[in-house]
């Protein structure tokens, strides 16, 4: 260079056919216990990597850019 994947909540990840953005850790309060670990209940936490398009509506489609990972080639 050039082909495929990734990129969503502190982390590890779902999110089909464009229609209300989730789970399990963490974490913050309660109740249980004398305290902790632990069990249960409840809660807060997002510009969906960015930037634009399409649409009545985009995590999801298009078109571009950054990060990563992989595979190819980098020659006479």
């Nucleotide at each position: 260079g050039g082909g495929g994947g990734a990129u969503u909540a502190g982390c590890u990840c779902a999110g089909c056919u464009g229609g209300u953005a989730g789970a399990g850790c963490a974490c913050a309060u309660g109740c249980a216990u004398g305290g902790c670990a632990u069990g249960c209940a409840u809660g807060g936490g997002g510009u969906c990597a960015c930037c634009g398009g399409u649409u009545c509506a985009a995590a999801u489609c298009c078109g571009g850019u950054a990060u990563c990972c992989u595979c190819c080639a980098c020659c006479a």
A computed fold for a 76-nucleotide RNA from a marine sediment metagenome, annotated as transfer RNA.
The prediction has a mean pLDDT of 81.
The sequence is in RNAcentral, with records from MGnify.
Rfam family: tRNA. About the family: Transfer RNA (tRNA) molecules are approximately 80 nucleotides in length.